[in-house]
RNA sequence: ACGGAAACGAUAGUAGCUUGCUACUAGGCGUCGAGUGGCGGACGGGUGAGUAACGCGUAGGAACCUACCCAGUAGUGGGGGAUAGCCCAGAGAAAUUUGGAUUAAUACCGCAUAUGCUCUAAGGAGUAAAGAUGGCCUCUGUUUACAUGCUAUCGCUAUUGGAUGGGCCUGCGUUAGAUUAGCUUGUUGGUGGGGUAAAGGCCUACCAAGGCAACGAUCUAUAGCUGGUUUGAGAGGAUGAUCAGCCACAUCGGGACUGAGACACGGCCCGGACUCCUACGGGAGGCAGCAGUGGGGAAUAUUGGACAAUGGGCGCAAGCCUGAUCCAGCAAUGCCGCGUGUGUGAAGAAGGCCUGAGGGUUGUAAAGCACUUUCAAUUGUGAAGAAAGGUUGUUAGUUAAUACCUAAUAACUGUGACGUUAACUUUAGAAGAAGCACCGGCUAACUCCGUGCCAGCAGCCGCGGUAAUACGGAGGGUGCAAGCGUUAAUCGGAAUUACUGGGCGUAAAGGGUUCGUAGGCGGUUAUCUAAGUCAGAUGUGAAAUCCCUGGGCUUAACCUAGGAAUGGCAUCUGAAACUGGGUGACUUGAGUUUAAGAGAGGAGUGUGGAAUUUCCGGUGUAGCGGUGAAAUGCAUAGAGAUCGGAAGGAACAUCAGUGGCGAAGGCGGCACUCUGGCUUAAAACUGACGCUGAGGAACGAAAGCGUGGGUAGCAAACAGGAUUAGAUACCCUGGUAGUCCACACCGUAAACGAUGAAUGCCAGACGUCAGGGGGCUUGCCCUUUGGUGUCACACCUAACGGAUUAAGCAUUCCGCCUGGGGAGUACGGUCGCAAGAUUAAAACUCAAAGGAAUUGACGGGGGCCCGCACAAGCGGUGGAGCAUGUGGUUUAAUUCGAAGCAACGCGCAGAACCUUACCAACCCUUGACAUACUUGUCGUUGAACCAGAGAUGGUUCUUUCAGUUAGGCUGGACAAGAUACAGGUGCUGCAUGGCUGUCGUCAGCUCGUGUCGUGAGAUGUUCGGUUAAGUCCGGCAACGAGCGCAACCCACGUCCCUAGUUACCAGCAUUCAGUUGGGUACUUUAGGGAGACCGCCGGUGAUAAGCCGGAGGAAGGUGUGGAUGACGUCAAGUCCUCAUGGCCCUUACGGGUUGGGCUACACACGUGCUACAAUGGUAGUGACAAUGGGUUAAUCCCAAAAAACUAUCUCAGUUCGGAUUGGGGUCUGCAACUCGACCCCAUGAAGUUGGAAUCGCUAGUAAUCGCGUAACAGCAUGACGCGGUGAAUACGUUCCCGGGCCUUGUACACACCGCCCGUCACACCAUGGGAAUUGGGUCUACCCGAAGGUGGUGCGCCAACCUGUUCGCAGG
Repeated sequence: ACGGAAACGAUAGUAGCUUGCUACUAGGCGUCGAGUGGCGGACGGGUGAGUAACGCGUAGGAACCUACCCAGUAGUGGGGGAUAGCCCAGAGAAAUUUGGAUUAAUACCGCAUAUGCUCUAAGGAGUAAAGAUGGCCUCUGUUUACAUGCUAUCGCUAUUGGAUGGGCCUGCGUUAGAUUAGCUUGUUGGUGGGGUAAAGGCCUACCAAGGCAACGAUCUAUAGCUGGUUUGAGAGGAUGAUCAGCCACAUCGGGACUGAGACACGGCCCGGACUCCUACGGGAGGCAGCAGUGGGGAAUAUUGGACAAUGGGCGCAAGCCUGAUCCAGCAAUGCCGCGUGUGUGAAGAAGGCCUGAGGGUUGUAAAGCACUUUCAAUUGUGAAGAAAGGUUGUUAGUUAAUACCUAAUAACUGUGACGUUAACUUUAGAAGAAGCACCGGCUAACUCCGUGCCAGCAGCCGCGGUAAUACGGAGGGUGCAAGCGUUAAUCGGAAUUACUGGGCGUAAAGGGUUCGUAGGCGGUUAUCUAAGUCAGAUGUGAAAUCCCUGGGCUUAACCUAGGAAUGGCAUCUGAAACUGGGUGACUUGAGUUUAAGAGAGGAGUGUGGAAUUUCCGGUGUAGCGGUGAAAUGCAUAGAGAUCGGAAGGAACAUCAGUGGCGAAGGCGGCACUCUGGCUUAAAACUGACGCUGAGGAACGAAAGCGUGGGUAGCAAACAGGAUUAGAUACCCUGGUAGUCCACACCGUAAACGAUGAAUGCCAGACGUCAGGGGGCUUGCCCUUUGGUGUCACACCUAACGGAUUAAGCAUUCCGCCUGGGGAGUACGGUCGCAAGAUUAAAACUCAAAGGAAUUGACGGGGGCCCGCACAAGCGGUGGAGCAUGUGGUUUAAUUCGAAGCAACGCGCAGAACCUUACCAACCCUUGACAUACUUGUCGUUGAACCAGAGAUGGUUCUUUCAGUUAGGCUGGACAAGAUACAGGUGCUGCAUGGCUGUCGUCAGCUCGUGUCGUGAGAUGUUCGGUUAAGUCCGGCAACGAGCGCAACCCACGUCCCUAGUUACCAGCAUUCAGUUGGGUACUUUAGGGAGACCGCCGGUGAUAAGCCGGAGGAAGGUGUGGAUGACGUCAAGUCCUCAUGGCCCUUACGGGUUGGGCUACACACGUGCUACAAUGGUAGUGACAAUGGGUUAAUCCCAAAAAACUAUCUCAGUUCGGAUUGGGGUCUGCAACUCGACCCCAUGAAGUUGGAAUCGCUAGUAAUCGCGUAACAGCAUGACGCGGUGAAUACGUUCCCGGGCCUUGUACACACCGCCCGUCACACCAUGGGAAUUGGGUCUACCCGAAGGUGGUGCGCCAACCUGUUCGCAGG
């Protein structure tokens, strides 16, 4: 735009009648279903699967299209036949669909015209269109109002230009892997043709054989790209949510249609998978649109409101549509802002927590008092987001026109989802509003309780095993705060991939060496150029973001305006120093020529002597050989030894040297031939020819492999002999590959200077090799070049160290490293005959691995030194019996501790009861003991008897504290009661104090200041001497000092002084008698002194310290002995001496009593005593002592022995020895049974000098002899002391043990009783191999093959327009 009227409503009419209902009529009205037609569904919205690409980014380009929009030019004439809808009739479960009749258009088809446009053989040919609506009657036509007329608007057709959007092409940029190195046949290009809107292998035919790739092709894996975001000082790194640009996709795959635009998210067709419906015949679907559901998951929202605003589509417009959009809802997910009160308030309340018990802290915090009211609550008011649109006027344009329409303008009307909006206001009252993490260090913040390597914590280091600031709780504190913490992720710190900005001698890291390709880098000078470079200009670098300056929400977050910036790319102009490029020149880098020189440089061919071995011969006889010692082996069949001869192979002594040569590996008799490199000197010549070097090539020790030789010696494997627990080793006897030669492989080494090559520069000194020059005293000096060494400065280095031969200062190029293990391994590739080489991961696992240096400790490392350490001696133990202690066993209990030295005659200087801690039985429970309270008594004691084992219980009798203020007042005592408490030899010596042992009476251990070192640390303290000694001396970057050593102290040894009694007695008296007088000399006692110091002499040493010898002396080099024990070690010992933290028990783990036990006894060990006899036993005679004790200085007593002399025994299990046992006694004691000591008589065991092993002692010592004391009622072979007699030996430091100092190595530091390697067994984890098996991706060849496109052929249908026609139709 069109034909219409199914539904609803109003109006009018008709019919029925129930009078307000039903039915019908009228597209006439409001309106309107379905349909035809037009435009839009290619925008907007979602997602990131694919894509490593012209996909994206950026800068350019030429061969194109573009509906709607804008501008220009020219048109819009005249006809025709259908068709949907509607109606009728069918099919089907449905979706859907068939036939017939009828109809409209801006649907469809001819004709005319052609400004233009397209094609062209340049003549010509071809090709369009549609009307609708409003108004009007000036013209025209019909005739009074319409149109085929006029006019306005919107359309329509052709074409040109623009704008917008799009298609295509190109330069540059755009992840990882080389264990992906070759890829490609429409592939690369050309010609013709086709095709597209358009260039083009885009397609096709033919021709040519190209194209891409180490500047990474191909392949594989991963991935949307960008503006940006995040981090970072930056450079970089990571990332691609929201917003914006581009691309791709729409269930998976394929395909086209329509259209301006699609190969189309809410279109079509086909195939696959899936879901749904079904009458089983068939059909339907696509939320990566907005909500929503399920699933998955650690995890992510409402099936909301509105088109009011902004925008889009259609429409003339009103308007309609719009999960775009604007709003609201949910989530502290993020950012920002605000509140949860403010001031005052000390009795520093209560409560909590801690406590040193005083207090501290929570804490002005609370309460109380005085205020404020944001936010929330409540009452009301109330913006902005709204401009349009519509109606009625006015003016202007258009027109014939005052219609209509359009524009402007005025008045009126009027549109809000949010929204109970923002904001303002009323009322009431501190009223309704604080949590989370942490408190061992890093890291701000500390105590208590519980737990006890448990429970648990942990980002890293690491906490926890009975005092946990680390676990859990509490109090307190710290940090953030409507949040806090955890987890996951990214960047930073990390200079820990180093462009900015690292390294490679020893920490990871220089290729085994050289040549050389590509590449990188490159001497002096002139000129040209303008690629790099520099300057200016232009364009671009979207917007947003970031930054700056303004503006708007009370502020901020946020929004908004402008600016700056956007390291880039492109174009133009200019400059010419440097780099590059072109041309020319130069000589210093490099090279050539000439003359000399040194050399184990290489290859080949000859040749020499010594030696080994074998063989032959002579002499000759019994062993040889070998080892730590042996044996296997060789030898009377004559070895070994020795002499002569022969053979053969390999290697070349001396010279020989941090000497020489070579790129490295490497090279050593002599001669010859061939040959490479190097050095020096002086000239000449070339003219940058150079350096390095990914790939590549060549060389490349030893071992090994292949083929063929050779084989004297040596010698893997192998055999035998030894060694050993074993000895598949070290040692010995043999011995094969191999070692040697030729050819061909291998291609590795601690192939090392653990140090890539080249160039330049930067103090020296001293050697040495090969040359040159000069001086001259002729064997020296000066100088120069090239090698090769040592030391050392600057400098470098973590240090060690390097240092002109750099590891110094610089440049160029290559190689290599990025925690340890797994692993230089697996898989794959390449090479190899093999062995194997090369290239080279990951899973998994650890929190270290490593370098250099320091201090210790250790060493079957070194040096020096000491000690009864060994040695030299003497005497023992180990064998016997007994004593004693321990283990073990036993037991009701045999209490407990001590455990190598440094437990074991130890605690115990003394267990019958007691002790006593253990066991059994029986008793007590504020207790045997302490303090405090209440009550009572005050004299609360003694005795006797009974029961009992006793503790204890009961009865009876007798006697009656002190002071005094006269008060039970004070003190004290007792009884009863109650509660705090007492009590514990219960545990922890690994919670502790104190004390002790031990290294060790060893000579060490430290500090201050200074100096050295980055530091740990060093120095001092080391060194040369010396000492018992870190003792002293000397020297010295040290100078001093402290604790130790020594001395000071005690005892003994000599003398002197003082003092003499209970001592002593020389002289004088006296006596039986030091008995007495007398005396104090001696002895002695106990006080004080002297003395000894290497002081003197000699020697030695360094003229020192000192050492050796001597003199004198009582004593001589610390006179002898004691006391004295540095810093520290051993978690040494002791909670059972004592003290003490914590834990535990509380009618018992406390206390009491009786009895038992600690005393057991198959056995083992330690320490002792007595013996085994004649150096003795027995008997007799017989002298001398000291310490000490007894209440006391000597009197007195305890109180003597061995020795010595005489006699006897005569070598025996005895006249030795004395155990054991029997009998009888004594003593102590309440009591000798378990369980004392001694005496007498009798008995008379083992034992005849002790295996392996082991202990003590260096002088008044060992040995031997006795004596005393403590504790104690009694008990010693023990312990501690005392004196008598009284030796031997020490060459010496090799070895054993322990110790000190220096030095060295170290992978040890719990420190060698350390550390640490491998196999095996079991379980588990990860990875490789594995007969096989499965899934996925991709490639090639072939088969089946839907839809679709194009072409061919054939059939069928058919209105328009044309031709023919017999008017039926036929053909196109």

Predicted 3D model of a 1372-nucleotide RNA (small-subunit ribosomal RNA) from an uncultured bacterium.
Model confidence (mean pLDDT): 83 of 100.